[in-house]
RNA sequence: AAAAACAAACUAGCGCCAGGACACUUAGUUCUAAACAAGUGUUGACGAGGUUCAGGGUUAUCGAAAAAUUCGGCGGAUGCCUUGAUGGCUUACUUAUAGUCAUUAGUAUUAAACAAAAAGUUGUAAUAUACAAUAACAAAAAUUAAUACACAUAAGUUA
Numbered sequence: 001a002a003a004a005a006c007a008a009a010c011u012a013g014c015g016c017c018a019g020g021a022c023a024c025u026u027a028g029u030u031c032u033a034a035a036c037a038a039g040u041g042u043u044g045a046c047g048a049g050g051u052u053c054a055g056g057g058u059u060a061u062c063g064a065a066a067a068a069u070u071c072g073g074c075g076g077a078u079g080c081c082u083u084g085a086u087g088g089c090u091u092a093c094u095u096a097u098a099g100u101c102a103u104u105a106g107u108a109u110u111a112a113a114c115a116a117a118a119a120g121u122u123g124u125a126a127u128a129u130a131c132a133a134u135a136a137c138a139a140a141a142a143u144u145a146a147u148a149c150a151c152a153u154a155a156g157u158u159a
Base pairs, nucleotide, nucleotide: 014075015074016073017072019071020043021042022041023040024039025038026037028036029035030034046063047062048061052085053084054083055082056081057080058079086102087101088100089099090098092157093156094155095154096153097152106149107148108147109146110145111144112143120134121133122132123131124130125129
């Protein structure tokens, strides 16, 4: 350096299930149908976007589908607010204060570009259903462009 095997990671719109819904089974109960009970299972949010560090608070952004459960519950969480710290910008540099933001490190508006999965279809295994493949269809934020506003105060240093 190459090859092979194994393991881990690549992962929180994420995980879980005491209720509900659904399925199967039964030397159970009543039995026409079927229901009940027990046991074992299935389902229980579709992706996009998102992390400076610590504490606290909070039912944490965006749209898709559906209109019968994406019901209900628990936990967690990269969101937001707030306190402190760190860092960027606001003067060539440093420090302090203040403001604003979070490493593409000011705010607002408008415009542009970018782009999903479920579903559906097909296939496999099926009891509920699950998995795989697949050229349909979003929005927000960030980004780019334009415009407007903001771009401070003090001390010191260098030229």

Record summary:
A computed fold for a 159-nucleotide RNA, annotated as glmS glucosamine-6-phosphate activated ribozyme aptamer. It was read from a public genome assembly, where an Rfam model found it. The coordinates come from a structure-prediction model, not an experiment, and the mean pLDDT is 77.